The RNA shown here (c-di-AMP riboswitch aptamer (ydaO/yuaA leader)) has 156 nucleotides and comes from Streptomyces mobaraensis. The model forms 92% of the base pairs in the Rfam consensus. The sequence is in RNAcentral, with records from Rfam. The prediction has a mean pLDDT of 78.
């Protein structure tokens, strides 16, 4: 001087996933402060749920449950598997796009780059929705790419 990994402390990031209080006289872990698991409030964020309002739209056959958290939806290829009435249909893997989201005070715009574009829940049930009602506050990272116009914060 670099480069993997692990630990402390600060600062940030995506996210709703943060604060306080108790736990601390009794679980668990530490000599000890004290952490953790519970647990209570707050403050976010989410779902069910009335009126009212939407929603039926030439007719008839056929296929196909529906919905919700989340930015993460749709598409086209190709390879593998199973099944097949040989027409084909199912499920994976990976790749290319793509609706949509992220990116160092904050809001909206135009340019431009970069990465992400997963998971998972209900369980035949749900428009929207006041009263009420129920859930959830995980988790992951440390990449940086800005520039311009306004309106704000904040500092001086």
């Nucleotide at each position: 001087g670099g480069g993997c990994a692990g630990c402390c402390a600060u600062c940030g990031c995506c996210g709703a996933g943060u604060c306080c209080c108790c736990g601390u006289a009794c679980g668990g872990c530490g000599c000890g402060a004290g952490c953790c698991a519970g647990g209570g409030g707050a403050g976010c964020c989410g779902g069910g749920g009335a009126a009212c309002c939407a929603c039926a739209u030439g007719u008839u056959c056929c296929c196909u449950g529906g919905g919700g958290u989340g930015a993460a939806u749709c598409g086209g290829g190709u390879c593998c598997c199973u099944c097949u009435c040989c027409g084909g249909a199912g499920g994976g893997g990976g790749c290319c796009g793509u609706a949509g989201g992220a990116g160092a005070c904050c809001u909206u715009c135009c340019u431009g780059c970069u990465c992400c574009g997963a998971a998972c829940c209900c369980g035949u049930c749900a428009g929207c929705u006041a009263a009420c009602c129920c859930g959830g506050u995980a988790g992951g990272c440390g990449a940086g790419a800005a520039g311009g116009a306004a309106g704000g914060a904040a500092a001086g």